[in-house]
RNA sequence: AAACUCCUUCGGGGAUAGGUGAAAUUCCUUACCGGCGGUAGGCAGCAUAAGCUGCGAGCCCGCGAGCCGGCUCAGUCGGCAGAUCCGGUGCGCCAGAAGGCAAGUCCGGAGCCGACAGUGACAGUCUGGAUGGGAGAAGGAGGGC
Numbered sequence: 001a002a003a004c005u006c007c008u009u010c011g012g013g014g015a016u017a018g019g020u021g022a023a024a025u026u027c028c029u030u031a032c033c034g035g036c037g038g039u040a041g042g043c044a045g046c047a048u049a050a051g052c053u054g055c056g057a058g059c060c061c062g063c064g065a066g067c068c069g070g071c072u073c074a075g076u077c078g079g080c081a082g083a084u085c086c087g088g089u090g091c092g093c094c095a096g097a098a099g100g101c102a103a104g105u106c107c108g109g110a111g112c113c114g115a116c117a118g119u120g121a122c123a124g125u126c127u128g129g130a131u132g133g134g135a136g137a138a139g140g141a142g143g144g145c
Stems, first nucleotide, its partner, number of pairs: 004142007015030001017029003031125002033114002035063004042055005058112002066080006084110005092101003116128003
């Protein structure tokens, strides 16, 4: 140094649009939004170079919040809860060669999704639980060979 312990701070965005209607930011049209960690062939900066640093996925993997249930509270276990295709490029891999394979993240196009409760009418965007919780991030102290 690391593990580990403690402390502090931080830690979610989005309709004042149009239509119908008695009533809708809930329907229809249009618009808008995208938590955290991982993965990365892209981009940027630094470096002579090796390389280093930063950013980079809503729909690939996982986590969080929410809901249901078991156990006895903490908590934990189980379940529910959402979504992607097409084309291109080709880092790279295979092959003696011809050639083949090769992005879920890049580029282009077209799509799709969004807890619970409430409501004059069905909600990702309104109101509420929530001045809450939280994945985790940064910093500090201890610890330690």
Notes
This is a predicted structure of a 145-nucleotide RNA (FMN riboswitch aptamer (RFN element)) from Carboxydocella thermautotrophica DSM 16521. RNAcentral records the identical sequence in 2 taxa. Model confidence (mean pLDDT): 78 of 100. The source organism's lineage runs through Bacteria, Bacillota, Clostridia, Carboxydocella and Carboxydocella thermautotrophica. The sequence is in RNAcentral, with records from Rfam and Ribocentre.